Predicted 3D model of a 264-nucleotide RNA (Bacterial large signal recognition particle RNA) from a Thermomicrobiales bacterium. It matches the Rfam family "Bacterial large signal recognition particle RNA". It is annotated as a non-coding RNA gene. Rfam's curators write: The signal recognition particle (SRP) is a universally conserved ribonucleoprotein involved in the co-translational targeting of proteins to membranes. Clan: SRP clan. Model confidence (mean pLDDT): 77 of 100.
């Protein structure tokens, strides 16, 4: 060094929960690696810890150690997001109220106050002023169905003269315009207007009295209000996160170990 035939041993393994503690079944992760019975208000076991029965492979890429890698699980810690329970401690900053330090305005050409009379205010009258229509004034205006006066001409009469009337002319209705003094009346989003009467919070003026403040526009100040149940504080869940947390840890990688008996 090969064959052959046993034996140790191997036949999937981890997490996490359960437990006194071990696994086993069930969940979960890895992976592909024998049957059959028992087992979650559980089923066998007692310190390297499933039990009972069977099969396969077996001294080595298959067993046993350690070493590296490392999928995943759990705790623990940060964050971030949802739910809940407590609670008015909490800022920038906003409006609102007070106040009267500041800047500014205003006052000895008189401030706050006070008195007196006034206006704004409301009714009634009146007056004016606008519009609007009627009178009144003036022009124009009727072939014939308005008036006066009617030439010619007609017609009546012996004459004297009378009679109806177109035409012109004149005035005039309806109708169609003017102008700008006048007059009535109606009407208002009319008025530096005047009379009476009434209100009269406020605001403004004139006189007098008073004798130094007034006012609050900005900016300080001060007060609740908002801002804000958001923030803050317990607790619960969910995602992420911590080779400058812990712990387990599969697969795969390296490397070392570890019988017997024959025959050649």
């Nucleotide at each position: 060094c090969c064959g052959u035939g046993c034996u140790a041993g191997a036949u999937g393994g981890g997490g996490a929960g359960u437990u006194a503690g071990c696994g086993g079944u069930g969940c979960c992760c890895u992976g592909u690696a024998c049957c059959c019975g028992c087992a979650a208000c559980c089923c066998g076991c007692u310190c390297a810890a499933g039990c009972g029965g069977g099969g396969u492979c077996g001294a080595a890429u298959u067993c046993c150690c350690u070493c590296u890698c490392g999928a995943g699980g759990u705790c623990c810690g940060g964050c971030u997001c949802u739910g809940u329970g407590g609670g008015a401690c909490u800022a920038a900053c906003g409006a609102c109220g007070c106040c009267a330090c500041g800047u500014g305005g205003u006052g000895u050409u008189g401030a706050a106050g006070g008195c007196c009379g006034g206006g704004u205010c409301c009714c009634g009258c009146g007056c004016g002023g606008c519009g609007a229509g009627g009178c009144a004034c003036u022009g124009u205006g009727a072939a014939c169905c308005a008036g006066g006066u009617c030439a010619g001409g007609a017609c009546c009469g012996g004459a004297a003269g009378g009679u109806a009337g177109c035409a012109g002319c004149c005035u005039u209705a309806a109708g169609c315009g003017g102008a700008u003094c006048g007059u009535c009346u109606c009407g208002g989003g009319u008025g530096a207007c005047g009379c009476g009467g009434g209100g009269a919070c406020g605001c403004c003026c004139c006189g007098c009295c008073g004798g130094a403040g007034c006012g609050a526009a900005c900016g300080a100040g001060c007060g609740g209000c908002g801002g804000a149940a958001a923030g803050c504080c317990g607790g619960a869940g969910a995602g992420u996160u911590g080779c400058c947390g812990a712990u387990c840890g599969a697969c795969a990688g390296a490397g070392g170990g570890u019988g017997c008996a024959c025959g050649g």